[in-house]
């Protein structure tokens, strides 16, 4: 060099193919429950989906080019 995967809540990851409201678990916060703490169980907050461009009425989804991580092949 060339190819596969993969980057989305503070962490681990769904979604993506076949656009149309941004989600889960665990963490957080607040509140229930207790003599009180943990457990529980309710609600909340947190995101411009790695960055630039195009398509399109409308992109985390499609096309391009880059950048970070992994893997392979030469």
């Nucleotide at each position: 060099g060339c190819c596969c995967u993969g980057g989305u809540a503070g962490c681990u990851c769904a979604g993506g193919c076949g656009g149309g409201u941004a989600g889960a678990g665990c963490g957080g916060u607040u509140g229930c429950c207790u003599c009180g703490u943990a457990a529980g169980c309710a609600a909340c907050a947190g995101g411009c989906c790695g960055g630039g461009g195009g398509u399109u009425c409308a992109a985390a989804u499609c096309c391009c080019c880059c950048c970070c991580a992994g893997g392979g092949c030469u």

A computed fold for a 74-nucleotide RNA from a Nitrososphaeria archaeon, annotated as transfer RNA. The coordinates come from a structure-prediction model, not an experiment, and the mean pLDDT is 84. The source organism's lineage runs through Archaea, Thermoproteati, Nitrososphaerota and Nitrososphaeria.